[in-house]
RNA sequence: CCAUAAAAAGGGCAAACUUAUUGAAAAAUAAGGACGCAAAGCUACGAGUCUAAGGCGGAAACGCUAUGACAGUCGGGCUGCCAUG
Numbered sequence: 001c002c003a004u005a006a007a008a009a010g011g012g013c014a015a016a017c018u019u020a021u022u023g024a025a026a027a028a029u030a031a032g033g034a035c036g037c038a039a040a041g042c043u044a045c046g047a048g049u050c051u052a053a054g055g056c057g058g059a060a061a062c063g064c065u066a067u068g069a070c071a072g073u074c075g076g077g078c079u080g081c082c083a084u085g
Stems, first nucleotide, its partner, number of pairs: 002085003012037002017032006035072001041078003045075003048070003054065004
């Protein structure tokens, strides 16, 4: 420096759900809680997914739309502990 099936050591993160707050919502933050994760660390660059305040269409029902969101959807970029080969 590269790779990593299995086996260790120190550990780390925290799904669903509950409560509170923010938000139009998706969702996020904090506390509790653990389904799981070798990057489940960071990053909105590409794809995909979610929402529709505002805008547009409609008689209405409703439909379309991201400038909003998702990194635990996938890929990319950056960074990282130990061990074995």
Notes: c-di-GMP-I riboswitch aptamer from a Clostridiaceae bacterium, 85 nucleotides, folded computationally. Of the family's consensus pairs, 95% are formed in the model. Taxonomically the source falls in Clostridiaceae (Bacteria, Bacillota, Clostridia, Eubacteriales). The prediction has a mean pLDDT of 86.